[in-house]
RNA sequence: UUUCCGAAAGGGUAAACCCUGGGCAACCAGGGGACACAAAGCUGCGGGUCCUUGCGUAAGGCAGAGGACAGCCGGGCUGCCGAA
Repeated sequence: UUUCCGAAAGGGUAAACCCUGGGCAACCAGGGGACACAAAGCUGCGGGUCCUUGCGUAAGGCAGAGGACAGCCGGGCUGCCGAA
């Protein structure tokens, strides 16, 4: 000097649940609320889970199409601070 890790500081986001609204639903938006999170910022690229529909079973299940989840995992892009 560079790289990895991430203490401290300044902060950030916001689970469950409740209210209002949207949606057939999964779920989403706003307000409240904090379980947690160093990428819990963005991104449906891969896997996975869920919803709608079709077929079928005693129950399980199977397939196509459409949709949802980024706080399910992985990948991609971007990012504040930098002690030991």